[in-house]
RNA sequence: CCCGAUAAAGGCAAACCAGCUGCAAGGCUGGGACGCAAAGCCAGGGGUCAUCGCGUUCCUCCCGGAUAAACGCAGAGCCGGAAUCUUGACGAGGAACAAAUGACAGCCCAGUUACCGAAA
Numbered sequence: 001c002c003c004g005a006u007a008a009a010g011g012c013a014a015a016c017c018a019g020c021u022g023c024a025a026g027g028c029u030g031g032g033a034c035g036c037a038a039a040g041c042c043a044g045g046g047g048u049c050a051u052c053g054c055g056u057u058c059c060u061c062c063c064g065g066a067u068a069a070a071c072g073c074a075g076a077g078c079c080g081g082a083a084u085c086u087u088g089a090c091g092a093g094g095a096a097c098a099a100a101u102g103a104c105a106g107c108c109c110a111g112u113u114a115c116c117g118a119a120a
Base pairs, nucleotide, nucleotide: 003117004116011036012035016031017030018029019028020027021026034106040112041111044109045108046107047104048103049102050101051100055097056096057095058094059093060092061091063088064086065085066084067083071080072079073077
């Protein structure tokens, strides 16, 4: 260096609770310990999560257009009408993706620093 004991000395602290903070993901402090040999540091790569007023695609609604069964009728129509199709304006809602911004180091990788010293 590597490695990691039923070693020694020490360290960190999940869930949960309280307070503060942030739109949120989350963060900080205290309590608390599931765990951790880097559960120290670091958002560079992947990943996950949050926000999102812009973009793309799609769906639904709304409003139109075309056709129109059965049936209806003082009226027989350029009528009403289930349903089908539809370039679809404006608008409303939703989904996915992308982007942007942010979060997570106790998801993985890379980088970086370090306490102790049995065995191999």